[in-house]
RNA sequence: GCACCCAUGGCGGAAUUGGCAGACGCGCAUGGUUCAGGUCCAUGUGAGAGCAAUCUCGUGGAGGUUCAAGUCCUCUUGGGUGCA
Numbered sequence: 001g002c003a004c005c006c007a008u009g010g011c012g013g014a015a016u017u018g019g020c021a022g023a024c025g026c027g028c029a030u031g032g033u034u035c036a037g038g039u040c041c042a043u044g045u046g047a048g049a050g051c052a053a054u055c056u057c058g059u060g061g062a063g064g065u066u067c068a069a070g071u072c073c074u075c076u077u078g079g080g081u082g083c084a
Base pairs, nucleotide, nucleotide: 001083002082003081004080005079006078007077010026011025012024019067027045028044029043030042031041032040046057047056048055049054060076061075062074063073064072
């Protein structure tokens, strides 16, 4: 230099043919159980706004296509593999 692969919550990691983003697990918070802790059980857990209902934003970054993009296209950043 060329080709290919990867990047999604606090962490690991799913998302089928473009159609409710974050399933599932871990962790964390609160409560129950216990003398206490662990285990176990229940509920919650991306961010911001709001008393709340709810709304807006959110898939490495920037654009584009589309009614709709994690997914398709262009450029770009970082990491990995192969070839030279």
A computed fold for an 84-nucleotide RNA from an Oscillospiraceae bacterium, annotated as transfer RNA. Taxonomically the source falls in Oscillospiraceae (Bacteria, Bacillati, Clostridia, Eubacteriales). It matches the Rfam family "tRNA". The family's RNA type in Rfam is transfer RNA.